[in-house]
Molecule: c-di-GMP-I riboswitch aptamer
Organism: Paenibacillus sp. PvR098
RNA sequence: UAGUGAUAAUGGCAAACUUAUCCGAAAGGUGAGGGCGCAAAGCUGCGGGUCUAAUGCGAAAGCGAUGACAGCCGGGUUACCAAA
Numbered sequence: 001u002a003g004u005g006a007u008a009a010u011g012g013c014a015a016a017c018u019u020a021u022c023c024g025a026a027a028g029g030u031g032a033g034g035g036c037g038c039a040a041a042g043c044u045g046c047g048g049g050u051c052u053a054a055u056g057c058g059a060a061a062g063c064g065a066u067g068a069c070a071g072c073c074g075g076g077u078u079a080c081c082a083a084a
Base pairs, nucleotide, nucleotide: 004082005081012038013037017033018032019031020030022029023028036071042077043076044075046074047073048072049069050068051067056063057062
């Protein structure tokens, strides 16, 4: 340096669920509690995928991302530790 990943060390994150006189049209997010799990479960909507459908279009059914999801899969990027 590139791989690899311990019943190691130091720490970190936080699913479901609960809660708020919080933000949002919703999906979702945020704070508090909680802890299923995670070696990138750090960051990034770049590709795929998924969710929502306010504005808009439509006679209606419905369509529709400019809104989201990084703990769905890839890509990019940064990083702690070091037994085999």